[in-house]
Source information: Large-subunit ribosomal RNA, domain II from Dolichomastix tenuilepis, 674 nucleotides, folded computationally.
Context: one part of a larger RNA
RNA sequence: GCUGGCGACUUAGAAGGCGAGGCGUGGUUAAGAGAUAGAUGUCUCGAAGCCAAAGCGAAAGCAUGUCUGAAAAGGGCUUUUGUCUUUCCUUCUAGACCCGAACCUAAGUGACCUAUCUUUGGACAGGAUGCAACCCAGGUAAAACUCGGUGAAGGUCCGAACCGUGUGAUGUUGAAAAAUCAUCGGAUGAGCUGAAGAUAGCGGUGAAAUGCCAAUCGAACUUAGAGCUAGCUGGUUCUCCUCGAAAUGCGUUGAGGCGCAGCGUUCAUUUAUGUAAUUUGAAGGGGUAAAGCACUGUUUCGAUGCGGGCUGCGAGAGCGGUACCAAUUUGUCACAAACUCAUAAUACUUCAAACAAUUCAAAUGAGCAGUGAGACUAUGGGGGAUAAGCUUCAUUGUCGAGAGGGAAACAGCCCAGAUGACUCGUUAAGGCCCCAAAAUAUGUGCUAAGUGAUAAAGGAGGUGAGAGUGCAGAAACAACCAGGAGGUUUGCUUAGAAGCAGCCAUCCUUUAAAGAGUGCGUAAUAGCUCACUGGUCAAGGAUUCUUGCGCCGAAAAUGUCCGGGGCUCAAGUACAUUGCCGAAGCGGUCAAUUUUAUGGUAGAGGAGCGUUCUCCUUCACGUAGAAGCUUCACUGUGAGGUGAGGUGGAGAGGGGAGAAGUGAGAAUGUCAGC
Numbered sequence: 001g002c003u004g005g006c007g008a009c010u011u012a013g014a015a016g017g018c019g020a021g022g023c024g025u026g027g028u029u030a031a032g033a034g035a036u037a038g039a040u041g042u043c044u045c046g047a048a049g050c051c052a053a054a055g056c057g058a059a060a061g062c063a064u065g066u067c068u069g070a071a072a073a074g075g076g077c078u079u080u081u082g083u084c085u086u087u088c089c090u091u092c093u094a095g096a097c098c099c100g101a102a103c104c105u106a107a108g109u110g111a112c113c114u115a116u117c118u119u120u121g122g123a124c125a126g127g128a129u130g131c132a133a134c135c136c137a138g139g140u141a142a143a144a145c146u147c148g149g150u151g152a153a154g155g156u157c158c159g160a161a162c163c164g165u166g167u168g169a170u171g172u173u174g175a176a177a178a179a180u181c182a183u184c185g186g187a188u189g190a191g192c193u194g195a196a197g198a199u200a201g202c203g204g205u206g207a208a209a210u211g212c213c214a215a216u217c218g219a220a221c222u223u224a225g226a227g228c229u230a231g232c233u234g235g236u237u238c239u240c241c242u243c244g245a246a247a248u249g250c251g252u253u254g255a256g257g258c259g260c261a262g263c264g265u266u267c268a269u270u271u272a273u274g275u276a277a278u279u280u281g282a283a284g285g286g287g288u289a290a291a292g293c294a295c296u297g298u299u300u301c302g303a304u305g306c307g308g309g310c311u312g313c314g315a316g317a318g319c320g321g322u323a324c325c326a327a328u329u330u331g332u333c334a335c336a337a338a339c340u341c342a343u344a345a346u347a348c349u350u351c352a353a354a355c356a357a358u359u360c361a362a363a364u365g366a367g368c369a370g371u372g373a374g375a376c377u378a379u380g381g382g383g384g385a386u387a388a389g390c391u392u393c394a395u396u397g398u399c400g401a402g403a404g405g406g407a408a409a410c411a412g413c414c415c416a417g418a419u420g421a422c423u424c425g426u427u428a429a430g431g432c433c434c435c436a437a438a439a440u441a442u443g444u445g446c447u448a449a450g451u452g453a454u455a456a457a458g459g460a461g462g463u464g465a466g467a468g469u470g471c472a473g474a475a476a477c478a479a480c481c482a483g484g485a486g487g488u489u490u491g492c493u494u495a496g497a498a499g500c501a502g503c504c505a506u507c508c509u510u511u512a513a514a515g516a517g518u519g520c521g522u523a524a525u526a527g528c529u530c531a532c533u534g535g536u537c538a539a540g541g542a543u544u545c546u547u548g549c550g551c552c553g554a555a556a557a558u559g560u561c562c563g564g565g566g567c568u569c570a571a572g573u574a575c576a577u578u579g580c581c582g583a584a585g586c587g588g589u590c591a592a593u594u595u596u597a598u599g600g601u602a603g604a605g606g607a608g609c610g611u612u613c614u615c616c617u618u619c620a621c622g623u624a625g626a627a628g629c630u631u632c633a634c635u636g637u638g639a640g641g642u643g644a645g646g647u648g649g650a651g652a653g654g655g656g657a658g659a660a661g662u663g664a665g666a667a668u669g670u671c672a673g674c
Stems, first nucleotide, its partner, number of pairs: 001674006011094007019086005026051003032045005055062002065077004097235002100232001104225006115199008124189001126158003129154001133150003137146002162186003166183005201217001203213003210219001238608006248261005262371002264368008274360001278354007291340002296336003301331003307325002309322005374399003378395006404415003419591004424587003430581003433565003439578001441577006452567001458552002462549008471540001479536005485509003491503002515530001519528002592598002609663001611660007619653001621651001628647008
């Protein structure tokens, strides 16, 4: 892992309710007693007690009334049938649907592991170094001191046994629940070790690591309290039918739990001469969007210029000036969630009508719930960065609990709500070259970028459409040929300034035309060029705005990548038209439940199937083959049922009732087998 067994809402007492039954001239016995072949049973006794028959008040109390109150007021409550037993549902008390802690407490068992200690024993190859002390010699006045020797000290040195474990590799379902190999530390000591003994869990021991106390240690192990408790996780077993949620508000030592309300279901009653939702019509209130500046604030530029500053004259009083600040008033451009003179659309409220009926809805009472982690889309807001598949409100939809078709794939998007069956028809969204059902459809354009099939500011003689303003056979635009002059190097400035550093002025003449000069250039001149003019040529040309589709801007990690192939008068794109395909939608035929509907999680309600046992049965079986197992056939919406053959070898069924150890695929379930 698989297969097969076992495996979870029970039992007792009490209470509420639907249903059923008994009695109702109220109902009922409890403990207990007696009788009985048929016995934890049945029958007969046994009114103690309980409920009901009267309520109100905190109570004294009063009483169809009572309480409050000064009240003869007002108001609150009350004003007429039950009771006993019982299936089922639910609640409470008990382990209370099942499995699951870490813990806590008590009484005991452990120091054969290990920690420390006590007593008594044991063992430590070999080699090195050479303390104190002493001796010979030298040395000294004597010492000190020096040399050589003897000697054998040491938590001394090297290194086996022994004890240990710093490093690396192997091993990691190991040979081993800590080892092996190589290397390494101590090795006469605070050393190692045998035997016997001491210390015990609210404790011991600890050269101290929360270490160790029998592979267990921030408090050992065993048994008991104990089925501790678990607002937590997991699991919870047959079928069919009807309805069908919530992820919100308030409160909570509350936030993943509860209580009440909301939303679901079932029953009864009522509204009842009733009408939910939708549509239309009518009547309403509002202060949002947009807008506005009349208020509150913010704010631009003017006019006015109180007051102030600076300043002139004056001895002062005072009289003046001002390109400074600036009140008020006024004109003008603007801004606002906590501004509004004025003010929508929607939404909301009320009334009426239609839909409309055997329909639909609501309220009240009673029983039973679940939910109280929501998700995304669209719209209006707050937070954030007008970030987030972000977060938090409001109003919808969908998912949740919703299958089917489309979006390549894709809970929340688009279409559409699946009772069952059909080789039937017709449509929605979306599509119709091939993969792949249906147009290589029609008409008019656009796009050349494979744009389509990802993005901005910005950029560009891409290209289509439209609108405007100049120029043009009296020759435009472009190109080419030629001219582009004189006063004059204007004046000033300057070292210089000659069209061309800078300042002022910007005239006149000759002309077809030519600026006191458009740019380059020079130290300054010179030189080139432009404006402007003539000629050659020859028909359109210049410029501005609006708009369609394209281009650049454009860099990411396996490999181009529209789902792919592939597509260019498209199979792209814009507008228009006609067909077709396309879903569990709608229609058709048949069928089931039910009154016309039947998607469905949590959940509520209803109806059934099967298993084991018990009772009843004037039902029917079995060695001429029961149960069980197995292969087929028939049958029921389903759980299931029936029959035939084989196997098997002794019990077993139908009908009517009853009682449950009553249905397994899941619980890191449990036992067995493989």